[in-house]
Order: sequence, then structure tokens, then C1' cells
RNA sequence: GAUUUAUAAAGAAGCGCUGAGAGAACAGGCUCUAAGAUGCGCUAGCAACCAUCCCGCCAAAGGCGGGAAAGGUGCUAAUUCCUGCUCCCGACAAGGAGUCGAGGAGAACUAUAAACC
Repeated sequence: GAUUUAUAAAGAAGCGCUGAGAGAACAGGCUCUAAGAUGCGCUAGCAACCAUCCCGCCAAAGGCGGGAAAGGUGCUAAUUCCUGCUCCCGACAAGGAGUCGAGGAGAACUAUAAACC
């Protein structure tokens, strides 16, 4: 880096250095930002997956559920900040097509974890 599976409306801050942008990509919005964005470091915290421990269920391997703790990663503005694609729904229209609705569901993309190449 690729693939597969699962999850994504919850949760969680300060300091130091840096010094202008940032919010994944493209576009349109909308937010954050010199009362310091962003990046790096330290400390603190959160608790998604893997691992560990405890309890329970299944006859059991093992699986499932609950809890603890915080080891390996991860994370600590706003739903993945919202929308863009398909279908549905509603309104206008009404033979219909079409337009509008950040309405609903799904997909796609992205992120994280685990496995594997």
C1' cells in the first nucleotide's frame, strides 16, 4: 500500500514551540481561527477494536452477553460538520416530465481496529 469484516448521531484537555490557515479528496455551503488555526513535543483524559482479568449462558471446543482495567493501536469542535449518487416520501405540476425539500433509507467515499496478501 491492497483486500475482507466490524463500527462511525456517544465520550474526552492543558502547557511549550511554531506562526496562518484548518475542517480527508473535488465542488457547493457552513463553521473554527492572532483571545493563536495548523504541525511537532510533553502531560492529562476518553474508551472503539485487539489483548488481559472477572462473572454469567450454551454439554463443550469455542461462541455470546455484562463488567473491570487502560497493555497494543486509536481518539480528545460541530453526526464522517452538512450536501453532492440511487430509491422512497412530501410540495408544485398533474398526461407527464421536471423543479424544490441539508426530509427517510441505502450505496459510495473517508476514518479506526483486526485479520490477511